Context: one part of a larger RNA
RNA sequence: CGUUUGAGGAUUGAAGGGACGCUUCUCUAGUACGAGAGGACCGAGAAGCAUAGACCUCCUGUGUACCGGUUGUCCUGCCAAGGGCAUUGCCGGGUAGCGGCGUCUAGUUCGGAUAAGCGCUGAAGGCAUCUAAGCACGAAGCCGACCCUAAGAUAAGUCCUCGUUAUCAGACUCCUGCGAGACCAGCAGGUUGAUAGGCCGUACGUGGAAGCGUGGUAACACGUGAAGCGGAGCGGUACUAAUAAGUCGAGCUC
Numbered sequence: 001c002g003u004u005u006g007a008g009g010a011u012u013g014a015a016g017g018g019a020c021g022c023u024u025c026u027c028u029a030g031u032a033c034g035a036g037a038g039g040a041c042c043g044a045g046a047a048g049c050a051u052a053g054a055c056c057u058c059c060u061g062u063g064u065a066c067c068g069g070u071u072g073u074c075c076u077g078c079c080a081a082g083g084g085c086a087u088u089g090c091c092g093g094g095u096a097g098c099g100g101c102g103u104c105u106a107g108u109u110c111g112g113a114u115a116a117g118c119g120c121u122g123a124a125g126g127c128a129u130c131u132a133a134g135c136a137c138g139a140a141g142c143c144g145a146c147c148c149u150a151a152g153a154u155a156a157g158u159c160c161u162c163g164u165u166a167u168c169a170g171a172c173u174c175c176u177g178c179g180a181g182a183c184c185a186g187c188a189g190g191u192u193g194a195u196a197g198g199c200c201g202u203a204c205g206u207g208g209a210a211g212c213g214u215g216g217u218a219a220c221a222c223g224u225g226a227a228g229c230g231g232a233g234c235g236g237u238a239c240u241a242a243u244a245a246g247u248c249g250a251g252c253u254c
Base pairs, nucleotide, nucleotide: 001152006162007161008160009159010158011157015149016148017147018146021049022048023047024046025045026044027043033038051106052105053104054103055102059100060099061098062097066093067092068091069090070089071086072085073084074083075082076081110144111143112142117137119135120134168249170248171247172246173245174190175189176188177187178186195241196240197239198237199236200235201234202233204230205229206228211224212223213222214221215220
């Protein structure tokens, strides 16, 4: 921009894409078969591998503005306590999120037409012949069935509701943000408000703060005290910021 009145929702499915994978074991049964050695069809059940999708309860990884330990040096006048730099200085842990090595789920099954192949009936050709007419079977393969996208499917489909000249349906700009995201878009919100920040509480992480006291010559230990500190989680709370405002917006002919 189109879909020949504008919107907000819900849909049909032309077409396209994906998947439909494999192995082992047990029973049937040491049965059928076979001199023996060996050893089934059919059917039933159980595991596993690979792949794909989803997720983060568990396990595990990351987690550079979380917590702790620690070396050197500089600084805060000094002690103590801290800060900077040294790959995040190094090291031990680690929430959320994102991941896999973790967890869950999936392939089933069925129908149609067939290939090689097996047949029925059957002539040409009094017989015979699966084929010439006709008919029935037969693959992990083909077409459906299953999952996803999908009306720019220009043959542009369908349904519901609202609006049509201002009592203006709806949308956008702008702003706060995110389970969304390269941008855009999408989604949650914009005071009739919990959208983000802050604050309060809490889960969770770290692991016992500083100060003071007690003990020890001291290093240090213990007590106060599961302490102090803390990102993203969860639940609250209008304190701060989403103010105010603007733009677009719905025919022609009879």
The part of an RNA shown here (large-subunit ribosomal RNA, domain VI) has 254 nucleotides and comes from Candidatus Uhrbacteria bacterium RIFOXYB12_FULL_58_10. The sequence was found in a public genome assembly. The source organism's lineage runs through Bacteria, Bacteria candidate phyla and Candidatus Uhriibacteriota. Rfam family: Bacterial large subunit ribosomal RNA. Its family is annotated with ribosome and structural constituent of ribosome in the Gene Ontology.